[in-house]
Context: one part of a larger RNA
RNA sequence: CGGAGGAUAUUUGAGAGGAGCUGUCCUUAGUACGAGAGGACCGGGAUGGACGGACCACUGGUGUAUCUGCUGUCGGCCAACGGCAUGGCAGAGUAGCCAAGUCCGGAAGGGAUAAACGCUGAAGGCAUCUAAGCGUGAAGCCCCCCUCAAGAUGAGAUAUCCCUCACAUAAGUGAGUAAGAUCCCUUGAAGACUACAAGGUAGAUAGGGCAGAGGUGGAAGUGUGGCAACACAUGGAGCUGACUGUUACUAAUCGAUCGAGGG
Repeated sequence: CGGAGGAUAUUUGAGAGGAGCUGUCCUUAGUACGAGAGGACCGGGAUGGACGGACCACUGGUGUAUCUGCUGUCGGCCAACGGCAUGGCAGAGUAGCCAAGUCCGGAAGGGAUAAACGCUGAAGGCAUCUAAGCGUGAAGCCCCCCUCAAGAUGAGAUAUCCCUCACAUAAGUGAGUAAGAUCCCUUGAAGACUACAAGGUAGAUAGGGCAGAGGUGGAAGUGUGGCAACACAUGGAGCUGACUGUUACUAAUCGAUCGAGGG
């Protein structure tokens, strides 16, 4: 921009893409078969590999604004604490992300067929799966399964919402609007930007506060013991990013723009 007014939702599916793999074991059954050795078809069940998708309860990885320990140096009167040194080094570790972790998938089913196997059956009194006609038949083909999908210009469908003036007189122009939307702002398990999604005071969108979870692992100060290093008590202490709940304290203020009138 189009889709014969303007919107908001929900959809149909032309078409396109994805997937499509396979082992072993048990049973049927040591049966059929076979002199024996050996050893099935068909059918039923179990469990794997590789591949793919999703997820983070578990096992773990990471976790550079979490906690603790330690070294050098500088600051700090002491102590506490802080800066720098690859996050200074080391030990743990929430959320998120992730796999080595967990769950799921290939199936089953239908249709038409290939090779092949048949029925009926002439030409050609017989025979013949074929010439007319009718079947069975594959990991393959078309459906079925998953995803996208009406720019499918062949532009589909359903539900709901919205309704004027001025100038013109055929379906035009202009204006402010309606439903609705956007700008702007607070943000996000969304994201390069955009888009998408949640909100904007009639508000829990983010930050902060409060409470909790989880993490770390026993703060500072004081007391007691010890010559001291230090230990113990106060006290599962103190601190704590992303997690959960709650709370308008802070910031989403005030505003602006677009947007129909339907042969």
Source information: Predicted 3D model of a 263-nucleotide part of an RNA (large-subunit ribosomal RNA, domain VI) from a metagenome. The full RNA is in RNAcentral, with records from SILVA. The coordinates come from a structure-prediction model, not an experiment, and the mean pLDDT is 88.